RNA sequence: AAAGGGCAAACCGGUCGCAAGGCCGGGGCGCAAAGCCAAGGGCCGGAUGAUCUAUUUCUCCGGCAGCCUGGUUGCCGAA
Numbered sequence: 001a002a003a004g005g006g007c008a009a010a011c012c013g014g015u016c017g018c019a020a021g022g023c024c025g026g027g028g029c030g031c032a033a034a035g036c037c038a039a040g041g042g043c044c045g046g047a048u049g050a051u052c053u054a055u056u057u058c059u060c061c062g063g064c065a066g067c068c069u070g071g072u073u074g075c076c077g078a079a
Stems, first nucleotide, its partner, number of pairs: 006031002011026006029066001035072003039069003042064006049058002
């Protein structure tokens, strides 16, 4: 460079959830890990917690792996 393929954004329908968001179907924006993991950072949601001039700051709970770092597994090929 290829070959075989894989995943699947927004949006739409259904469903669960207070919500962020998840799952199923349609759909393809893109992705060589856009496979998996919530360990670090970040972002989003919630509180019958603390703080605050302030939907401020923090704590806790929940979420995002297609935000990044990190860990781990993996197809083909010049190699």
RNAcentral holds the sequence, with entries from MGnify. Predicted 3D model of a 79-nucleotide RNA (c-di-GMP-I riboswitch aptamer) from a soil metagenome. Of the family's consensus pairs, 95% are formed in the model. Its mean pLDDT, the model's own confidence on a scale to 100, is 87.